[in-house]
Order: sequence, then structure tokens, then C1' cells
RNA sequence: CGCCGAAUCUGCGCUUUGCGUGGAACGGGGGAACCAAGGUGGUGAGAACCACUGGGGCGAAUUUCCUCAGAUAUGAGGAGAAGCGCGAGCUCUUUCAGCGCUAGCCCGUCAGCUAACCCCGUAGGCGUGCGAAAGAG
Repeated sequence: CGCCGAAUCUGCGCUUUGCGUGGAACGGGGGAACCAAGGUGGUGAGAACCACUGGGGCGAAUUUCCUCAGAUAUGAGGAGAAGCGCGAGCUCUUUCAGCGCUAGCCCGUCAGCUAACCCCGUAGGCGUGCGAAAGAG
């Protein structure tokens, strides 16, 4: 200097190489009315009934198929689809090619949407390109 990410800037105080507490900005959650209100299997013309199945949040990080191990849950590997990121004169949008990611964590039986209102976070990890085009400022 640049990248992923919301994760940056700044005031005040103190026992001052740190701690505490505010503001702005960015990000996230909870929370009315109205509206909405799951999935699988069975019965039934249908309405409905019965049985089984907890649900939710941050994040791009979901899902299908095949192979192997396993009693199952699940784990490992491979190939797709969906999704996300990168590009050095600045910002934004789009296309092609190339490369990479597709994790992890949290709540704890509870939360759909949601005005007012309430609450929370401001970490962590890295080093791209010197490929080709279009448009706007």
C1' cells in the first nucleotide's frame, strides 16, 4: 500500500505504554396491527383426521448424485448445481477467461413479517495483479 470482513473515526476521565465511558458511522438481533402460519407418511372424492418430526440466529458457506467405512446417526473422498471473493490511475455496474472459498460459531424448547420502542458488535485473518472488453461518474 492492498485484500476478506460490519468491524472504522473520534471526545472525555483515570490509579495513563493500559483501563473505563460517550458520540458519529457501519453491521446485527428482538419487537404491534395487517398478512402469513412447516415437512414426511397413511386414510379420504373432498373438507379433514391420525402418526412421526423441535425450532432459531450470525455468515457466501447450501444442495444433488456416486464411492468407501458404519447397525444407524454420521464420517471421508470424488463429480455437478446454487452462492461468494480477487483484478493497482479513483468509485460503481456488467460480460468473458483464469484462480480461490463453499467454513466455523451461537441461542437453548424460544423468537414469522413487524411502526414505535428495546438490545448487541466494531473482531479476526491475509498478500492480489501486471488477462480481455463495455458503460456511467
A computed fold for a 137-nucleotide RNA from a soil metagenome, annotated as c-di-AMP riboswitch aptamer (ydaO/yuaA leader). The RNAcentral record of the sequence draws on MGnify. The coordinates come from a structure-prediction model, not an experiment, and the mean pLDDT is 78. Rfam family: c-di-AMP riboswitch aptamer (ydaO/yuaA leader). Rfam describes the family as follows. This family represents a conserved RNA structure found upstream of the ydaO and yuaA genes in Bacillus subtilis and related genes in other bacteria.